Overview:
Predicted 3D model of a 1424-nucleotide RNA (small-subunit ribosomal RNA) from an uncultured bacterium.
RNA sequence: CAGAAUCACGCUGGCGGCGUGCCUAACACAUGCAAGUCGAACGCGAAAGGGGAGCAAUCCCUGAGUAGAGUGGCAAACGGGUGAGUAACACGUGGGUGACCUGCCUCAGAGUGGGGGAUAACGUCCCGAAAGGGACGCUAAUACCGCAUAACAUCCUGCCUUUGGAAAGGUGGAGAUCAAAGCCGGGGAUCGCAAGACCUGGCGCUUGGAGAGGGGCCCGCGUCUGACUAGCUAGUUGGUAGGGUAAUGGCCUACCAAGGCGACGAUCAGUAUCCGGCCUGAGAGGGCGGACGGACACACUGGGACUGAGACACGGCCCAGACUCCUACGGGAGGCAGCAGUGGGGAAUUGUUCGCAAUGGGCGCAAGCCUGACGACGCAACGCCGCGUGGAGGAUGAAGAUCUUCGGGUCGUAAACUCCUGUCGAGCGGGACGAACACUUAUCCAGUGAACACCUGGGUAGGCUGACGGUACCGCUAAAGGAAGCCCCGGCUAACUCCGUGCCAGCAGCCGCGGUAAUACGGGGGGGGCAAGCGUUGUUCGGAAUUACUGGGCGUAAAGGGCUCGUAGGCGGCCUGGCAAGUCGAGUGUGAAAUCCCUUGGCUUAACUGAGGAAUGGCGCUCGAAACUACCUCGCUGGAGGGCGGGAGAGGGAAGUGGAACUCUCGGUGUAGGGGUGAAAUCUGUAGAUAUCGAGAGGAACACCGGUGGCGAAGGCGGCUUCCUGGCCCGUACCUGACGCUGAGGCGCGAAAGCGUGGGGAGCAAACAGGAUUAGAUACCCUGGUAGUCCACGCCCUAAACGAUGGGCACUAGGUGUGGGCGGUAUUAAUCCCGCCUGUGCCGUAGCUAACGCAUUAAGUGCCCCGCCUGGGGAGUACGGUCGCAAGGCUGAAACUCAAAGGAAUUGACGGGGACCCGCACAAGCGGUGGAGCAUGUGGUUCAAUUCGACGCAACGCGAAAAACCUUACCUGGGUUUGACAUGUCGGUGGUAGGAAACCGAAAGGGGCCCGACCCCGCAAGGGGAGCCGACACAGGUGCUGCAUGGCUGUCGUCAGCUCGUGUCGUGAGAUGUUGGGUUAAGUCCCGCAACGAGCGCAACCCUCGCCCCUAGUUGCCAACGGGUCAUGCCGGGAACUCUAGGGGGACUGCCCCGGUUAACGGGGAGGAAGGUGGGGAUGACGUCAAGUCAUCAUGGCCUUUAUGUCCAGGGCUACACACGUGCUACAAUGGCCGGUACAAAGGGUCGCAAACGCGCGAGCGGAAGCUAAUCCCAAAAAGCCGGUCCCAGUUGGGAUCGCAGUCUGCAACUCGACUGCGUGAACGCGGAAUCGCUAGUAAUCGCGAAUCAGCAGGUCGCGGUGAUACAAUCCCGGUCGUCACUCCCGCCUACAGGCGAUUCGUAGCCUCAAAUGGCAACGCUGG
Repeated sequence: CAGAAUCACGCUGGCGGCGUGCCUAACACAUGCAAGUCGAACGCGAAAGGGGAGCAAUCCCUGAGUAGAGUGGCAAACGGGUGAGUAACACGUGGGUGACCUGCCUCAGAGUGGGGGAUAACGUCCCGAAAGGGACGCUAAUACCGCAUAACAUCCUGCCUUUGGAAAGGUGGAGAUCAAAGCCGGGGAUCGCAAGACCUGGCGCUUGGAGAGGGGCCCGCGUCUGACUAGCUAGUUGGUAGGGUAAUGGCCUACCAAGGCGACGAUCAGUAUCCGGCCUGAGAGGGCGGACGGACACACUGGGACUGAGACACGGCCCAGACUCCUACGGGAGGCAGCAGUGGGGAAUUGUUCGCAAUGGGCGCAAGCCUGACGACGCAACGCCGCGUGGAGGAUGAAGAUCUUCGGGUCGUAAACUCCUGUCGAGCGGGACGAACACUUAUCCAGUGAACACCUGGGUAGGCUGACGGUACCGCUAAAGGAAGCCCCGGCUAACUCCGUGCCAGCAGCCGCGGUAAUACGGGGGGGGCAAGCGUUGUUCGGAAUUACUGGGCGUAAAGGGCUCGUAGGCGGCCUGGCAAGUCGAGUGUGAAAUCCCUUGGCUUAACUGAGGAAUGGCGCUCGAAACUACCUCGCUGGAGGGCGGGAGAGGGAAGUGGAACUCUCGGUGUAGGGGUGAAAUCUGUAGAUAUCGAGAGGAACACCGGUGGCGAAGGCGGCUUCCUGGCCCGUACCUGACGCUGAGGCGCGAAAGCGUGGGGAGCAAACAGGAUUAGAUACCCUGGUAGUCCACGCCCUAAACGAUGGGCACUAGGUGUGGGCGGUAUUAAUCCCGCCUGUGCCGUAGCUAACGCAUUAAGUGCCCCGCCUGGGGAGUACGGUCGCAAGGCUGAAACUCAAAGGAAUUGACGGGGACCCGCACAAGCGGUGGAGCAUGUGGUUCAAUUCGACGCAACGCGAAAAACCUUACCUGGGUUUGACAUGUCGGUGGUAGGAAACCGAAAGGGGCCCGACCCCGCAAGGGGAGCCGACACAGGUGCUGCAUGGCUGUCGUCAGCUCGUGUCGUGAGAUGUUGGGUUAAGUCCCGCAACGAGCGCAACCCUCGCCCCUAGUUGCCAACGGGUCAUGCCGGGAACUCUAGGGGGACUGCCCCGGUUAACGGGGAGGAAGGUGGGGAUGACGUCAAGUCAUCAUGGCCUUUAUGUCCAGGGCUACACACGUGCUACAAUGGCCGGUACAAAGGGUCGCAAACGCGCGAGCGGAAGCUAAUCCCAAAAAGCCGGUCCCAGUUGGGAUCGCAGUCUGCAACUCGACUGCGUGAACGCGGAAUCGCUAGUAAUCGCGAAUCAGCAGGUCGCGGUGAUACAAUCCCGGUCGUCACUCCCGCCUACAGGCGAUUCGUAGCCUCAAAUGGCAACGCUGG
């Protein structure tokens, strides 16, 4: 992070159903409505309108006993809203009430008799702005008040029953007290003037009982966070008496007592309505308490009571307060947390709708009235559910877009197009269910009753009643027509490309993307996901076994308390009996409904909803069981403790005592140093040190023994002796009889340092001082040195207080040391051999562990108890509390910040780590470089340009094996634009291609007269090709990116390494093999081995040189024979030799000796041309350096297109205060110069090499033989050797520089070639720090050739000539191998301490000594 739930926001939006909709300001509210009803309780009682009379005023009738208010009754305590308060018997659950109440309703019982006095309304008058009020007068009742009756009830009292207990039940007694109301129908016999009596029915009323439903009170259990809140409490806790209540109770009052609560968390603080349930989850849990349902609380804020069955009362009253409104200023009115609605707050939450038709409620006999409860509609994608936006066919795979390797691919059957269908929406038409009660009409039955009446109950038939709504639904019509978006596409995570951008703009949940090829930013195309929605934010659970009950940990990752003793608590051996609290079983009550689940039904389906069932971890009651736990009880000895007998020990405390060493003091000997260090210095010493001897003083620590030996709980304990004292081990089995284990708090102990008081002080030694070291050196080293270290007493209480491992018990292979005790066996004798117990180590099996490792001394397997952990930093800090003399300790956060911090192991690399080995790596040596002059390359600078690249080794005589032009990429200037070059298309051209003269020009180029062919088809005309001109595709680019690349190359390094398959080991990375013992140049070989094999490397195979043989014998060769020459293989000839160039042989540790492991191999020797790889070359493993090269070439991308292309002339790449690299020549006598004279190899040569000969001092010129080369030429090799000269000097060394004169090449030597001659004759006298090459035909030295090339070599690549020195393994450099964390690097613990800042404390104290004063010393004087 993916899931689910739920809001708001962004983008988008077709329809319907069912739900939901102020989470914030319990903020304030305009307006309307939300609780009334009853005339069958009672009195009063209009008006408009209509009709009539009257001339009219007016009156009458009707409206109407209506409207209306009032008295009275019931309701208003329900219903509806909200969640502020409340941590509480508020709620949940289960009980109790022997401590209680209950209107309306139901059941059955009794009664309802007879009187009285008022008062609203109303009338008259008065006050007031209003609200409202007052006075007088009239009146009724189911309003109010006496009286009668009195069962029951209440009070008092006796007995009986239940009970632990009576205020309960039953049964008596004498008294006392308490009722009522009427109204509405029907009848009409009898009575009455009538009303009525009377009969009857209904509704009421009174009284007691029972019930149902509702409530009050009490109790058990459950119910958030903080201990950095630990003590709280005065009506407090209890009692007695009284009051109060429906009722218990300190609920209240008086008196008495001194209690009550709390670590099982009181009190205090914070937060919060609670539950059924809802969300999540596998569950256990966690979170939540919106809608619906139950309970509670509240109604502007606070307080209070009244009425009543019920309230301390949302739309009642009173008081106080705040606020708002009215006012005539005197006073009044109000309470939306009811439904709508307004303002405000806010990210955010709807209509001032319709209806009482249904359901439900209030009143009423009823009709009915009221009902913002409710039923509906409306608004909002806010949620859930359903449906649609079309279906089938359709490939020239259209157009377009996009990508492209340019072929094509994709969007895509998608579209178009054809056929079809008709949901939703639109129009037209039809059109519900919900309605049946009640009531009423007709009628029937039953009950009541004297009754065929009334009334009541029931039935049948009919009538009346719909807000939603002309809605749902149905039919018809037309028509694919009106209906798709959002997010994502780097990994997690499903989905890839192009362009733009260039660490910018931006993205981002985490990791992380972006610095020129971005699947991660933005856009496009494509794709994925979901879909009328899709994303984002917030919140919750999940994933997270990441608080672990289920279900975690603590040796090293976070985590064992420093250690013991011990309180509470937790846990606890064997046996007997009992009990039944826990536990288990059975039954039963409860666990509301809704929800969830199952079955089934209703809306077309689903969501939604009806019915039935199941379930509901709990709690209560009854009965039963008795194994286990608890409890009680009888016992036991194995746990634990004690007794007796032995034993070891630096266990603790106190006192005494000993020697060595050290320092100091005194004395003797003795003389110049000592001491100290890497080296020194500070220091000490001629005033006599150090050294040495003797004497003395002092303090501290105890060498050897001494040991992964001993003791202790830990800290810790070390000379010897004595005293006091704790624990432990062994033997015995005599005693007690579970007395045990652990241990929150608590008490005690607790290294070092530190603190207080007083001692002590030898050595050592923070701080401090000095000397060194160093860039510095507040360090390491040295010389000194104070606290302290020591003792006594008192504090402190921390450590890497470590085995980084809490304690106890039990179990689970062994082996081998060692301390203590005991036993057995053998023996004369146990120190030795065997065993038991108890300590302490090492190794190791199983097992455990992330691994490392642990492993009977567990980190194994179990049980019990305690402590502790929950990412890193902030921080063991702050605040609070507590302890301390202080220092500080203990307890112990948060803000903020990071995407890690960390453990173990692996691989490699690194080290001023190690071992072994190798290399011209060092050393030994030879010759150089660094100094000079010059050459060359580079840096730098300069310039119009000094083109570009290469930068430690591994750039710098490198690309460049040849810059005067060209090259050439640079600069200046002049031209040119399909182009200097390629391909294609179209058009044009026929004197085209080509050639050539004037003329302009620096050239390129321009220019134009003239000449003038040719290919294919065709008789020709003409067409085509080539060419040219024009247009278009395109060419071109040494422009950029070597960090996009290929290829090639350098380097480590010709170093000996690098890997693979299978197997084995490991959770894994990985290991093994490849390590080890030897050996080698070598991972070369041998041996061993959980490895066995294999590959790329090594070696060998290849080339070359060295010896021999064979073959071949010219151009090479010439021994023998012959000929010839001054001479020469010159000739005949020869094929022996050299040589040439083809093939072969030879060398393999094969042989001998020794060593070694009998091996590999090494040492020596023989033989041999060559000996252990014979020399040299070619050959470069896996890889490293983003090494080098886009300028050899190739190539992606980007850039450029009258220029960044192309052509030309000139210039530049050759500059020059400087710096560096690489070279050449020297500095000279082992030399220079002159003369003479020898000996190579390997190459090259026809656009060439060039002989002889001639000329020139010479470069060279003339000349031309020969040679396409073992034939001729280049060509002389040089050093060397012989002779001569120079004589140590800036020279006869050295040749730079410059002048003059030439030669050669070349179109052309000015910038800018090489060479020659003459002249000139510089620096330089062997080179600072430093540094390079080289181990044998090597270094050094000498020349020769070749490539490039017209010319130009001090460079490069080759060739030969002459030809040395060195023999070791210490160090430097580089490499190889294995290994570790000792060191390196970095960091850390405890204590003390230095500096700075701030603060605090000290005044009876602390700090300080510059001056003054005093003193001492230096010093002066005198004497010895």
Model confidence (mean pLDDT): 81 of 100. The sequence is in RNAcentral, with records from ENA.